The RNA shown here (c-di-GMP-I riboswitch aptamer) has 84 nucleotides and comes from a Candidatus Bipolaricaulota bacterium. Of the family's consensus pairs, 95% are formed in the model. Model confidence (mean pLDDT): 87 of 100.
């Protein structure tokens, strides 16, 4: 010093509802709010899960992601401090 951990301490983030505003929609962005989180930082790379504009079949429903989700897992980069 690193690594593994996660006590302390300094501080991050920002669930749900609400208002705007963007989208077919899911859902994303700003404010506000704080449920919570030791990586709730950063990637859509495996896997799941949500939505169907389009488009296919049908005839009142359905099947399709090239769209979303990283606060659904898992992996890949990265970082704050330092007790057992």
């Nucleotide at each position: 010093g690193a690594g593994u951990c996660g006590a302390a301490a300094c501080g991050g983030c920002a669930a749900a509802c609400c208002c705007g505003g963007c989208g077919a929609a899911a859902g994303c962005c700003g404010g506000a709010g704080g449920c919570g989180c030791a990586a709730a930082g950063u990637c859509a790379c495996g896997g799941g899960u949500c939505u169907a504009a389009g488009g296919g079949a049908g005839g009142u429903c359905u099947c399709u992601a090239u769209g979303a989700u990283c606060g659904c897992c898992g992996g890949a980069c990265u970082g704050c401090c330092g007790a057992a």